[in-house]
RNA sequence: AGCAUUGUGGCCUAAUGGAUAAGGCACCGGCCUCCUAAGCCGGGGAUUGCGAGUUCGAGUCUCGCCAGAGGUA
Numbered sequence: 001a002g003c004a005u006u007g008u009g010g011c012c013u014a015a016u017g018g019a020u021a022a023g024g025c026a027c028c029g030g031c032c033u034c035c036u037a038a039g040c041c042g043g044g045g046a047u048u049g050c051g052a053g054u055u056c057g058a059g060u061c062u063c064g065c066c067a068g069a070g071g072u073a
Stems, first nucleotide, its partner, number of pairs: 001072001003070001005068003010025004018056001027043005049065005
């Protein structure tokens, strides 16, 4: 320099262009227990990397930028 790919809560992973972005772990509160762990109940936490475009409607499609990881020269 060029190619292809990924980016979603603190972490991991879902979501056919269409309801309020779903679940697990973690965290917080409660129950239980002598205490802790386990178990059970409840709760908070996401401008879906940034910006723009297409569309009635974008996490999803298009473009640019940024970042990660991987080939090519």